[in-house]
RNA sequence: GCCGUCAUAGCUCAGUUGGAUACAGCACAGGACUUCUAAUCCUGGGGUCGUGGGUUCGAGCCCCAUUGUCGGUA
Numbered sequence: 001g002c003c004g005u006c007a008u009a010g011c012u013c014a015g016u017u018g019g020a021u022a023c024a025g026c027a028c029a030g031g032a033c034u035u036c037u038a039a040u041c042c043u044g045g046g047g048u049c050g051u052g053g054g055u056u057c058g059a060g061c062c063c064c065a066u067u068g069u070c071g072g073u074a
Base pairs, nucleotide, nucleotide: 001073002072003071004070006068007067010026011025012024019057028044029043030042031041032040050066051065052064053063054062
């Protein structure tokens, strides 16, 4: 240099022919229970989907460019 993979909440991740308000677990906050703690149960906050454009009535998903990660190749 070329080819490919991955990037979604603090962390690990789902989202699969483009369809509306984007999942879940852990963590965090509040409450219940308990003499207290832990465990358990309930409730809640937290995301502009790496970035910038484009296509479309509609994009996490398709197209282009670009940044970073990992791998392959000379």